[in-house]
RNA sequence: GGGCGCAUAGCUCAGUUGGCAGAGCGCUUCCUCGACACGGAAGAGGUCUCUGGUUCGAAUCCAGAUGCGCCCA
Numbered sequence: 001g002g003g004c005g006c007a008u009a010g011c012u013c014a015g016u017u018g019g020c021a022g023a024g025c026g027c028u029u030c031c032u033c034g035a036c037a038c039g040g041a042a043g044a045g046g047u048c049u050c051u052g053g054u055u056c057g058a059a060u061c062c063a064g065a066u067g068c069g070c071c072c073a
Stems, first nucleotide, its partner, number of pairs: 001072007010025004019056001027043005049065005
């Protein structure tokens, strides 16, 4: 220098036919217990890496940028 993949909650990741942003774990509150753990109920937490474009509408499509990983030279 060229090619490919990944970037979504604190962590691990779903969501690829464009139409409400989700799960598990963790966290907070309450219940249960003599207490803790386990268990049960409720809840908080997100500019979907960034910029621009297409569209009535974008996490999702297009272009570029940044970071990380792999391959080729």
The RNA shown here (transfer RNA) has 73 nucleotides and comes from a Candidatus Parcubacteria bacterium. The coordinates come from a structure-prediction model, not an experiment, and the mean pLDDT is 82. The organism belongs to Candidatus Parcubacteria, within Bacteria.